[in-house]
Context: one part of a larger RNA
RNA sequence: UUGGGCGUAAAGCGUGCGCAGGCGGCCUUGAAAGUUGGGAGUGAAAGCCCAGAGCUUAACUCUGGAAUUGCUUUCAAAACUACAGGGCUAGAGUGUCAGAGGGGAUAGUGGAAUUCCUAGUGUAGAGGUGAAAUUCGUAGAUAUUAGGAGGAACACCGGUGGCGAAGGCGGCUAUCUGGCUGACAACUGACGCUGUUGCACGAAAGCGUGGGGAGCAAACAGGAUUAGAUACCCUGGUAGUCCACGCAGUAAACGAUGAGCGCUAGAUAUCAGGCCCUUGAGGCUUGGUAUCGCAGCUAACGCAUUAAGCGCUCCGCCUGGGAAGUACGGUCGCAAGAUUAAAACUC
Numbered sequence: 001u002u003g004g005g006c007g008u009a010a011a012g013c014g015u016g017c018g019c020a021g022g023c024g025g026c027c028u029u030g031a032a033a034g035u036u037g038g039g040a041g042u043g044a045a046a047g048c049c050c051a052g053a054g055c056u057u058a059a060c061u062c063u064g065g066a067a068u069u070g071c072u073u074u075c076a077a078a079a080c081u082a083c084a085g086g087g088c089u090a091g092a093g094u095g096u097c098a099g100a101g102g103g104g105a106u107a108g109u110g111g112a113a114u115u116c117c118u119a120g121u122g123u124a125g126a127g128g129u130g131a132a133a134u135u136c137g138u139a140g141a142u143a144u145u146a147g148g149a150g151g152a153a154c155a156c157c158g159g160u161g162g163c164g165a166a167g168g169c170g171g172c173u174a175u176c177u178g179g180c181u182g183a184c185a186a187c188u189g190a191c192g193c194u195g196u197u198g199c200a201c202g203a204a205a206g207c208g209u210g211g212g213g214a215g216c217a218a219a220c221a222g223g224a225u226u227a228g229a230u231a232c233c234c235u236g237g238u239a240g241u242c243c244a245c246g247c248a249g250u251a252a253a254c255g256a257u258g259a260g261c262g263c264u265a266g267a268u269a270u271c272a273g274g275c276c277c278u279u280g281a282g283g284c285u286u287g288g289u290a291u292c293g294c295a296g297c298u299a300a301c302g303c304a305u306u307a308a309g310c311g312c313u314c315c316g317c318c319u320g321g322g323a324a325g326u327a328c329g330g331u332c333g334c335a336a337g338a339u340u341a342a343a344a345c346u347c
Stems, first nucleotide, its partner, number of pairs: 004318003007301002012315001014201004021194003025088006033081002035077008049065006091191001092188003095184005103177007110154001115149007125136002162169002206247006215241002220236004258314006266292011277280001296303002320347003329340004
């Protein structure tokens, strides 16, 4: 439990696609389901309400009225909603011509660097730290030169810059492929919006099978520090990090801000386009990304045409703190666990 809310107080599902459902542009005609007006029937009595009457009054009782907001039926209206027919182009989509992009997938390929191996030069240290030590080194290390192996990541460009629904995406080349923007206004003619259940995607860590393993590095070992040091620092180091296939399905998955449409001063910067001329710090315009700022909003902070303003539609969610995102049960999972989700008690 509603005439309230959801950026930060409790509250926007991590994101999309989409069945049902809800909602839906302009003009016109019809019918009349909803709707609106009138009539008829019914809506028992008592009670409640109003006006009176009867017991000396009241309670009580009686008479009349009103009410019974409903249902059925009938006549009428046609604005709105729904329905049926016809039409339209402003929503939506298609087309043509251009454009930008780390959007995705697969294959190939490049250079720098780290590590390791081989060989040369060369000799006693190197490494590391606040200082040290563990560690490596006369079986020749560190340094340096040449050659080789292998894996991973792509300096500069690089940017409050770009792309993607979100997660996310960055060397170069090729192939395949999704979306977006602009111009034109040729075509379709409301084909739209949202979206419970559902389906798909979904960082990192994690799991399964098989590969791979340079660097880094949970666990672990040692050295330090310290009163202690199961840490911070150092030397090592295994899972993992990488690839293929499958699972998992969670994050401060954040703009802590659901999606769509319309309306409401501007300024500056920047990205991708277009148009115009008087060609310049030019003007106009479409779509994105940011910063500031008016009206308005907000508890304040702040938001402010990319709204948290003014409205409409649809979905999700909230209802004192703790117990608790827990228990039990269900569903899913190999497991870890995920999801759905209480109560006693307590303040």

Predicted 3D model of a 347-nucleotide part of an RNA (small-subunit ribosomal RNA, central domain) from a metagenome. Its Rfam family is "Bacterial small subunit ribosomal RNA". The full RNA is in RNAcentral, with records from SILVA.